[in-house]
The prediction has a mean pLDDT of 78. A computed fold for a 139-nucleotide RNA from Phytoactinopolyspora endophytica, annotated as FMN riboswitch aptamer (RFN element). It was read from a public genome assembly, where an Rfam model found it.

RNA sequence: ACGUGUGCUCCGGGGUCGGUGAAAGUCCGAACCGGCGGUGAUAGUCCGCGACCCGGUCCGCUGUCUGGAUGAGGCGGCCGGUUGAUCCGGUGGAAAUCCGGGACCGACGGUGAAAGUCCGGAUGGGAGGCAGCACACGA
Repeated sequence: ACGUGUGCUCCGGGGUCGGUGAAAGUCCGAACCGGCGGUGAUAGUCCGCGACCCGGUCCGCUGUCUGGAUGAGGCGGCCGGUUGAUCCGGUGGAAAUCCGGGACCGACGGUGAAAGUCCGGAUGGGAGGCAGCACACGA
């Protein structure tokens, strides 16, 4: 240095100008953004995964209470459900991924007024990683 295993760590972008108004980063005109794996060739819109939300119940932790018992509630795991949007032309052996053009989409709660871009849950969770560190083992 390489391989395997375990543990820990890391890893999401975007509201600028103008208009209306008592009030808008929420409306209107323009602007800006695009997690992870896959794919005959590079993907927000193809096939999947993750996050948010809902349900279940087996397991674990915690634990309400009238202290007999019963096991509410909460958290985690597991299983299930829900979950948005792309066309045309060109090149090519091959592209719904590239090039040109035109469209479209974006959880929940909050808010002086409706939010992909502000605030919050979140100093959270998390797919995945030929990312980093440590330890063990192997040839």